[in-house]
Context: one part of a larger RNA
RNA sequence: UGACGGGGGCCCGCACAAGCGGUGGAGCAUGUGGUUUAAUUCGAUGCUAAGCGAAGGACCUUACCAAGGUUUGACAUGCUAAUGGUAGUGAAUUGAAAGAGGAACGACCACACUAUGUGUGGAGUUAGCACAGGUGGUGCACGGCCGUCGUCAGCUCGUGUCGUGAGGUGUUGGGUUAAGUCCCGCAACGAGCGCAACCCCUGCUCUUAGUUACCAGCGGUAAGGCCGGGUACUCUAAGAGGACCGCCGCCGACGAGGCGGAGGAAGGGGGGGAUGAAGUCAGGUAUCGUGCCCCUUAUAUCUUGGGCGACACACGCGCUACAAUGGGUUGGACAGAAGGGACCAAGACAGCGAUGUGGAGGAAAUCCUCAAACCAACCCCCAGUUCAGAUUGCAGGCUGAAACCCGCCUGCAUGAAGCCGGAAUCGCUAGUAAUCGCAGAUCAGCCAAGCUGCGGUGAAUACGUUCCCGGGUCUUGCACA
Numbered sequence: 001u002g003a004c005g006g007g008g009g010c011c012c013g014c015a016c017a018a019g020c021g022g023u024g025g026a027g028c029a030u031g032u033g034g035u036u037u038a039a040u041u042c043g044a045u046g047c048u049a050a051g052c053g054a055a056g057g058a059c060c061u062u063a064c065c066a067a068g069g070u071u072u073g074a075c076a077u078g079c080u081a082a083u084g085g086u087a088g089u090g091a092a093u094u095g096a097a098a099g100a101g102g103a104a105c106g107a108c109c110a111c112a113c114u115a116u117g118u119g120u121g122g123a124g125u126u127a128g129c130a131c132a133g134g135u136g137g138u139g140c141a142c143g144g145c146c147g148u149c150g151u152c153a154g155c156u157c158g159u160g161u162c163g164u165g166a167g168g169u170g171u172u173g174g175g176u177u178a179a180g181u182c183c184c185g186c187a188a189c190g191a192g193c194g195c196a197a198c199c200c201c202u203g204c205u206c207u208u209a210g211u212u213a214c215c216a217g218c219g220g221u222a223a224g225g226c227c228g229g230g231u232a233c234u235c236u237a238a239g240a241g242g243a244c245c246g247c248c249g250c251c252g253a254c255g256a257g258g259c260g261g262a263g264g265a266a267g268g269g270g271g272g273g274a275u276g277a278a279g280u281c282a283g284g285u286a287u288c289g290u291g292c293c294c295c296u297u298a299u300a301u302c303u304u305g306g307g308c309g310a311c312a313c314a315c316g317c318g319c320u321a322c323a324a325u326g327g328g329u330u331g332g333a334c335a336g337a338a339g340g341g342a343c344c345a346a347g348a349c350a351g352c353g354a355u356g357u358g359g360a361g362g363a364a365a366u367c368c369u370c371a372a373a374c375c376a377a378c379c380c381c382c383a384g385u386u387c388a389g390a391u392u393g394c395a396g397g398c399u400g401a402a403a404c405c406c407g408c409c410u411g412c413a414u415g416a417a418g419c420c421g422g423a424a425u426c427g428c429u430a431g432u433a434a435u436c437g438c439a440g441a442u443c444a445g446c447c448a449a450g451c452u453g454c455g456g457u458g459a460a461u462a463c464g465u466u467c468c469c470g471g472g473u474c475u476u477g478c479a480c481a
Stems, first nucleotide, its partner, number of pairs: 001481002004477002007475007015465002019428005026320003030316004034311002042053002064306007073131001077130007088105002093100002108122006133295002136293003142289002144285003147281001149279001154193006160169003173184003199273004204241007213231001218228003244267001247261005322421001326380007339368002343362002348357003387418001392413007434457007
């Protein structure tokens, strides 16, 4: 100087408390450990691994296993030599395919010449040599990228000054703040990286603009802004304004600032996002790049099939439930965001349905386009049930060469465990939790109940900081560095 303390002071954080909903019990989905296996490819392992890399494992992917092939190679560059029945196309045969095989057909460019051709050279091919190749090892050799402490308020420097020195001071102190934020004081005076602001979305208003919106006011219309017409409104998307403790009062040191009020769409950082200091954990890394080591008829490469999907078990994260604030049937209403051409597909027809036939419109504020919880009426009457839906049988649909291993969906039948979950444990302070559906990426299809977004409905509670956890700061102890 730090780190540490079941030392102290001060202060924060869904840290506790208050409250709401879960997990831990059940079934299923998924990841992991373990076990098994020819292989169940590899990595990630407290917080910071475990719906993680993977935003799509039937083949491919694919790195694993078995079997069958190739050896200048699936891919790049260079050198030497050969080569016209050459390059290329490639039948029969063999094979699971890859590959082997080679009938038959059969070229291109440049130059020269003795010119329907010949010769030389090139391209290409073949042979050989350099080399290629490696998802082989090392993240404890690295770059880059990422996680974490932590959006925490800290981390430093120049000069000066103090100290033999390590180092101190500044950065401590009194207040204040979300903040090393600001004020005051001070052997310090300044400065940098962080904080804040500048950026984006959202909440209010105005301007500009009008193939979205509007009987707002007019006209037409059998029904629809459907048409004429209009840009008022809504909206869209570009710009501007608006909030600054600015005004008033009180507290405070005539300070920083705090509390209350007015006005205002919004008030004291309005709400949300992006943004992550110096560093820590030899944290992570087969995304990529790179050093070194290793393999070179194999640790390279191609193919078929299998595996990554196994199953006595253990753990994590989710989904669905155990019901009446519910389940079922019928009818009725209201979003936002995103996507669409090998694509999205309306209306119509067929089918109980998945879906099929066919296809208007749409490269899209124009078409696809439609939410569910909710509301109304009726049924169920507390039961393993009209709860719950696992599992299984049968019959079908779709994608795709191909759904046996191993896809999704539909109908009928079957109806398991489960009656609110031990010890323990997680999230959340407001448009939040809870609950309800919708969309997208990946993608032929999909094991998505995942992830990333979007809107609908919409709470309860916070006395307080003694205690648990993490953190900041000052101080103290120290046998640690």